[in-house]
RNA sequence: AGUAAGCCGGACGGUCGCGCGCCAAGGCGUGAGGAAAGUCCGGGCUCCACAGGGCAGGAUGCCUGCUAACGGCAGGCGUGCGCGAGCAUAGGGAGAGUGCAACAGAGAAAGACUACCUUCACAAUUAUGCGGGGGCAAAGGUGGAAAUGUGCGGUAAGAGCGCACAGCGCCCCAUGGUAACAUGGGGGGCGUGUAAACCCCAUCCGGAGCAACUUUGGGAAUGUUAAGGCUGCCCGCCGUUUUCCCUCAAAAGGCUAGAGCCGUCCGGCGACGGGCGGACCAGAUAGAUGAUCGUCCACGACAGAACCCGGCUUACAGGCUUGCU
RNA sequence: UGGGGAAUGGUGUAACGGCAGCACGGAUGACUCUGACUCAUUUAGUAUAGGUUCAAAUCCUAUUUCCCCAGCCA
Repeated sequence: AGUAAGCCGGACGGUCGCGCGCCAAGGCGUGAGGAAAGUCCGGGCUCCACAGGGCAGGAUGCCUGCUAACGGCAGGCGUGCGCGAGCAUAGGGAGAGUGCAACAGAGAAAGACUACCUUCACAAUUAUGCGGGGGCAAAGGUGGAAAUGUGCGGUAAGAGCGCACAGCGCCCCAUGGUAACAUGGGGGGCGUGUAAACCCCAUCCGGAGCAACUUUGGGAAUGUUAAGGCUGCCCGCCGUUUUCCCUCAAAAGGCUAGAGCCGUCCGGCGACGGGCGGACCAGAUAGAUGAUCGUCCACGACAGAACCCGGCUUACAGGCUUGCU
Repeated sequence: UGGGGAAUGGUGUAACGGCAGCACGGAUGACUCUGACUCAUUUAGUAUAGGUUCAAAUCCUAUUUCCCCAGCCA
């Protein structure tokens, strides 16, 4: 100078105050985050039929593992970038089919403008010129992309037309690896790109969400086997209710002890798993977590729970630690 | 708190992945004695940042802003 990973997120004390819990006039205990955020994924939980079949729809997409699950994570493989430590990677299929490739260019997926070769006719002494037919795809130029590249042979001129070497797919075999794949050998081949275009293949997904849902009144209307409910549609199923008013965040539960946290040991490269020990760590419903004083410093950023948890993403003053180049 | 949707000049709106248009507005000029009308010229844009692609307003991801919907009930 760089690169990767991790940690902290003002400290201590006094006074006053707020939410919750406990004893009871007062006191004691406890009280936001690494992202509590965005709501982008996954799961728990609750109700709908303990959740059923088909279609439609959606998501994912190298391999192996971890996990309650995942689009997450870990370890690897391939590719690209970097001198390097390292970083990035939506990375199945274009050989099932369809679509698209503007402008330019002859031609954008199988094409012929110039050029090259040949033939016929005409002109001309010839060279050659001009017109018609045929062959060819090497060269020119256009483009992001032009039919694999170089050389030799071959030909009227040419051409993977043939051969050698090289490049890139496909198939088979051997070796190593659980696998992706790597290395080597053989065969056969060479019509591009795009699937974050439709699509194909494989795997997964029932719907709604704590304003879910359960319990606690009164009155009125409606329905008698159809309205309704279970999924967007069909099948199939349930089976008696549904709507309005008092009536509005009505009250209580759901509500926080948990796939959680801390320490330690063991297994594993790791994600993670297991054993033992410890502590109890917000739970409001207009919504608490604050104000002030003193001391100190590096002078304090982004931001604040509302059912819970695992991830991802985004925001963040300042400071610290470690590995590596 | 939960669910859904949108973003294109100043305003309202178009646009198969292939040159971003239209109307109203603003400015300047012409016409007029002056103003309006009319005519001509002009101004000004894909919310932001990445990615896919030869090429992105359009496809994908993240962010920002705005809008809409929703109770329960014995």
Molecule: RNase P RNA; transfer RNA
Organism: sheep gut metagenome